RNAcentral holds the sequence, with entries from ENA, Rfam and Ribocentre.
The RNA shown here (SAM riboswitch aptamer (S box leader)) has 103 nucleotides and comes from Priestia megaterium.
Lineage of the source: Bacteria > Bacillati > Bacilli > Caryophanales > Priestia.
Rfam family: SAM riboswitch aptamer (S box leader). Gene Ontology term of the family: regulation of gene expression.

[in-house]
RNA sequence: UGCUUAUCAAGAGUGGUGGAGGGAUCUGGCCCGUUGAACCCCGGCAACCUGCUUAGCAAGGUGCUAAUUCCAGCAAAGUGUGUAUCAUUUUGAAAGAUAAGGU
Numbered sequence: 001u002g003c004u005u006a007u008c009a010a011g012a013g014u015g016g017u018g019g020a021g022g023g024a025u026c027u028g029g030c031c032c033g034u035u036g037a038a039c040c041c042c043g044g045c046a047a048c049c050u051g052c053u054u055a056g057c058a059a060g061g062u063g064c065u066a067a068u069u070c071c072a073g074c075a076a077a078g079u080g081u082g083u084a085u086c087a088u089u090u091u092g093a094a095a096g097a098u099a100a101g102g103u
Base pairs, nucleotide, nucleotide: 003101004100005099006098007097008096013042015041016040021032022031023030026073027072028071029070043065044064045063047062048061049060050058051057052056069095074092075091076090077089078088079087080086
């Protein structure tokens, strides 16, 4: 790197640095950003592992720290005063992220 399992509707900044981008890739949207984006530092949160006096606490290892994984894309089922190529709801997949295991 590919594999397996679990989770992904909660939580977390009036800080420093930096100087134009960012929200995983692609597509279509829609948002955030010089009233300072990303990266990094500090702080914080507590998902998994870990520890403990174990329905909680801690914060050691990873992680995370705008918006449901920002929404949708593939399939199925429904709803609409309704034709469906429209709008919308639910479910399942695909993909992604994180953790642990293991090769």